[in-house]
RNA sequence: GCGGAGGUAGCUCAGCGGCAGAGCGCCUGCCUUCCAAGCAGGGGGUCGCGGGUUCAAAUCCCGUUCUCCGCU
Numbered sequence: 001g002c003g004g005a006g007g008u009a010g011c012u013c014a015g016c017g018g019c020a021g022a023g024c025g026c027c028u029g030c031c032u033u034c035c036a037a038g039c040a041g042g043g044g045g046u047c048g049c050g051g052g053u054u055c056a057a058a059u060c061c062c063g064u065u066c067u068c069c070g071c072u
Base pairs, nucleotide, nucleotide: 001071002070003069004068005067006066007065010024011023012022013021018055026042027041028040029039030038048064049063050062051061052060
């Protein structure tokens, strides 16, 4: 330098054009003598960044950046 995969909640990841979600973690309550477990509820997101297409974009297109893999 070229090609491919990936970047979404604190962590691990889903979501393949129409309300951004799950598990774990965190907070509150219930339960318990206490803790853990269990049960109920809750907070938390510029979807890497900048543009474009569209009535509508995490999703499609272009650029860019970071991580990983391969080639030279």